[in-house]
Context: one part of a larger RNA
């Protein structure tokens, strides 16, 4: 890891209810006792306990009684029990089962290791040269120099010994602390042998919470002990019916509980209207939304108290491109603002529907929600955020569609069908249905990601201008004079810049000059004008689809091929499309029946199955019991029954009670094999 096997609501009491029995105003016996054919017997035993009257501190009265001044009110009472069984639950025991870290209580360790005592043992060579002595120098004698001598040092180099800094290797190792290679003490606070001493809130520590027998922040066996675990894990066969919560209020409470809300399972009682659901006469409301009457907020103008500035100053005054109260008028805003004011919602006579509700008692489970929608509070009108409200879906729900995808969309699975319509979605190929039809749009692969903002895209619609008296482009010609218009300036001549008149004159028609150019002129041009040529030519607003705007890490932003429709509107037909409905058979309940119900977690009920054993009955078996093993058959909705062959060789089954060690995959289970 597999595999067998083993493995978790148990037993005592005692309470409350169910069930279905016995006797009943009563019911029961316990301990013991007697008997016997020894059985789960039987009889006998009334002490006991329940019951048959209650209220009140009580006295005491009693179907009542307490309170009370009360004959009022309220409170508690007045209705058949009880015995044993079973079977749900609770209490109280370990109490489903397995798990702590811990606490206590006696003991057993200092043969590892701290530190201490006694007692031994051990330290290769090599070097340095302290104190001291000796001599000489030196001195009035010292100091004090020098040389020799001497052999001190937690002194130097460096072996055993004792360490363990630095690397590498080992790391299922050779080895539960090594190996190699370097290093560090190495006459000392040195190592080391024997023997001893100190014991768990205790030693003992050159202190690391170190070390006390390979894990010590309090050793180790053993017990108290099934400590305790609002926490983790796990808890076995089968069908049937019903079917939740993830809230609310309290909690030293927040991931625990309790009571209520939601399931359940029985029993009652109400029904022709009590609830509930549609329609609805009638209601009340202050939200959306709108408005500025009221409370703020905020906005331009007019008037403008008063302030501020300047003059003037004993004072009156006077004046203002300044602020600004007010009022008036103009545009505005508000969860805590309303002169107003819906839709919904909510209460509801009454009509309809449908068969429900409600009470009491058993049993519970749930108190981590989660996204999409629509309203709101907080956030950044951020989050697959966070809180509420209303419905909804998941949770506890498959089935199709959304490529895939718990909560989206269509739809609620009793089982079987090689029938049939349909929903949402969709019909070219993967892949079932239109390569269907009709009228348009798009040229971007838009469709098949994305904003401001930008643009002779293109398709409509609507306004306007000029135009066969020839419009728009284009092409020929012409664009002139006063004048270089005045100023200015070095010049300024249409065209650096300022000024004025935006002049006049010739004209078909020409600006005191559109724009390039020159120092400055010239030059080119345009605006106007004629001609040529011939028919629509500009502005400007809406709508529809498209373009850019547009940069990432997979080709990788249709699931894919692919596609110009097999993209997009519009309005219709047809098919296809699921566990949906419809058809056929079939199970189960419910109902006279026609029928109609049967998704499900937590859970609440009901009904079986098989396995051990015990007792009664039938009553198998050497003419082959049980058990092994096999594969087909048949009976049950299922657990599972039969039955066959083969193999084995002595016990075994069925019925109906009745008992419990009564059902394994999971608990990092627990033992064995492998």
């Nucleotide at each position: 890891g597999c595999c067998a096997g083993c493995g978790a609501g148990u037993u005592a009491u005692g309470u409350c209810a169910a069930u279905a029995a016995g006797c009943a105003a009563g019911a029961u016996u316990a301990a013991a006792a007697u008997g016997u054919a020894a059985a789960g017997c039987a009889u006998u035993g009334a002490a006991g306990u329940c019951g048959c009257a209650g209220a009140g501190a009580a006295a005491u009265c009693g179907a009542g009684u307490c309170u009370a001044a009360a004959u009022a009110g309220g409170g508690c009472g007045a209705a058949a029990g009880u015995u044993a069984a079973u079977u749900g639950a609770c209490a109280u025991a370990g109490a489903c089962c397995c798990g702590a870290a811990a606490c206590c209580g006696u003991g057993u360790g200092a043969u590892c290791u701290a530190u201490c005592c006694a007692u031994g043992g051990g330290c290769a060579g090599a070097g340095u040269g302290a104190a001291g002595u000796u001599g000489a120098a030196g001195u009035a004698a010292a100091a004090u120099u020098c040389a020799a001598u001497g052999g001190a040092g937690g002194c130097u180099c460096g072996a055993a010994c004792c360490g363990g800094g630095u690397a590498g290797c080992g790391u299922u190792u050779a080895a539960a602390a090594g190996c190699u290679a370097u290093c560090g003490g190495a006459u000392g606070a040195c190592c080391u042998g024997u023997g001893g001493a100190u014991a768990g809130g205790g030693g003992u520590g050159a202190a690391a919470a170190g070390c006390c027998a390979a894990a010590c922040g309090a050793a180790c066996a053993c017990g108290g002990a099934g400590a305790u675990a609002g926490c983790u894990g796990g808890u076995u066969c089968u069908c049937c019916u019903c079917g939740a919560a993830a809230u609310a209020g309290c909690u030293u409470u927040a991931g625990g509980g309790c009571u209520a809300g939601c399931c359940u399972u029985u029993a009652g009682c109400g029904a022709a209207c009590a609830a509930u659901g549609a329609u609805a006469a009638g209601g009340g409301g202050g939200u959306a939304g709108a408005g500025c009457a009221c409370u703020g907020a905020a906005u331009a103008g007019u008037a403008g108290c008063g302030g501020g500035g300047g003059c003037a100053a004993u004072a009156c005054g006077c004046u203002u491109a300044c602020c600004a109260a007010u009022a008036c008028c103009u545009a505005u805003c508000a969860a805590a603002c309303u002169c107003c004011a819906a839709a919904u919602a909510c209460c509801a006579a009454a009509u309809c529907a449908a068969g429900c509700g409600c009470u009491a008692a058993g049993g519970a489970g749930u108190c981590a929600g989660a996204c999409a929608a629509u309203g709101a509070g907080g956030g950044a009108u951020g989050a697959g955020c966070u809180u509420c409200a209303u419905a909804g879906u998941c949770a506890a729900a498959a089935g199709g569609g959304a490529a895939a995808c718990a909560g989206c969309c269509c739809a609620g699975a009793c089982c079987a069908c090689c029938a049939g319509c349909u929903a949402a979605g969709g019909u070219c190929c993967c892949a079932a249905a239109a390569u269907a039809a009709u009228a348009g749009u798009u040229a971007a692969g838009u469709g098949g990601g994305a904003a401001a903002g930008g643009a002779a895209g293109u398709a409509u619609a609507a306004u306007u201008a000029c135009u066969c008296a020839g419009a728009c482009a284009a092409c020929c010609a012409g664009g002139a004079u006063g004048u270089u218009g005045g100023c200015u300036u070095a010049g300024a001549a249409g065209c650096a810049g300022c000024c004025a008149c935006a002049c006049a004159u010739u004209c078909a028609a020409a600006g005191a000059g559109u724009g390039c150019g020159u120092a400055a002129u010239a030059g080119c041009u345009c605006a106007c004008u004629g001609g040529u040529c011939a028919a629509g030519u500009g502005a400007u607003u809406g709508u529809g689809c498209g373009c850019c705007g547009a940069a990432g890490a997979u080709a990788a932003c249709c699931g894919g091929g692919g596609c110009u429709a097999a993209a997009c509107u519009a309005a219709a037909u047809a098919c296809c499309g699921a566990a949906g409905c419809u058809g056929u058979g079939g199970a189960u309940c419910a109902g006279a029946a026609a029928u109609g119900a049967u998704g499900g977690u937590a859970g609440a009920g009901g009904a079986g199955c098989a396995a051990u054993g015990u007792g009664u009955g039938c009553a198998a078996g050497a003419c082959g019991a049980a058990g092994c093993a096999g594969a087909a058959g048949u009976c049950g909705c299922a657990a599972g029954g039969c039955c066959c062959u083969g193999u084995a060789g002595a016990u075994a089954g069925c019925a109906c009670a009745c008992a419990a060690g009564a059902g394994a995959g999971a608990a990092u289970g627990c033992u064995g094999g492998c």